[in-house]
Predicted 3D model of a 125-nucleotide RNA (c-di-AMP riboswitch aptamer (ydaO/yuaA leader)) from a soil metagenome.
The coordinates come from a structure-prediction model, not an experiment, and the mean pLDDT is 83.
The sequence is in RNAcentral, with records from MGnify.
RNA sequence: CGCCUAAUCGUGGUUUUACGAGCCGGGGACCCAUUCAUCUGGGGUGAAUCCUCGAGGUGUUGCUCGAGGUAGGGCGUCUUCCCGUCCGAACCCGUCAGCUAACCCGGUCGGCGGCAGUGGAAGGA
Numbered sequence: 001c002g003c004c005u006a007a008u009c010g011u012g013g014u015u016u017u018a019c020g021a022g023c024c025g026g027g028g029a030c031c032c033a034u035u036c037a038u039c040u041g042g043g044g045u046g047a048a049u050c051c052u053c054g055a056g057g058u059g060u061u062g063c064u065c066g067a068g069g070u071a072g073g074g075c076g077u078c079u080u081c082c083c084g085u086c087c088g089a090a091c092c093c094g095u096c097a098g099c100u101a102a103c104c105c106g107g108u109c110g111g112c113g114g115c116a117g118u119g120g121a122a123g124g125a
Base pairs, nucleotide, nucleotide: 001113002112003111004110008021009020010019011018022108023107024106025105026104027103032098041096042093043092044091045090050069051068052067053066054065055064056063072087073086074085075084076083078123079122080121081120082119
């Protein structure tokens, strides 16, 4: 100076403890939806779902590892298209939650790249 993410900014305090704005998430009526659901538990954040094959395990299924794809998502430093490229995880609640006005309760972490040239085209500034 940029990127992912809600995860930034301001005011104080700093021995300890914060407050606010912005952004984000959850709970929560009528109406609507569901005609089902309830151990095959269920649900939430997130792009991160689903499928096939191989191996292990198992009475079988679930499960673990590896490979390939995929719904979906990010980037290429103004925007759009093209083209290229990367991700396609992890965690939480605890038997419980559809939507949901009022209202109530939380989060504001963490992880990366560049410091000289430049993906293409069009447009803008």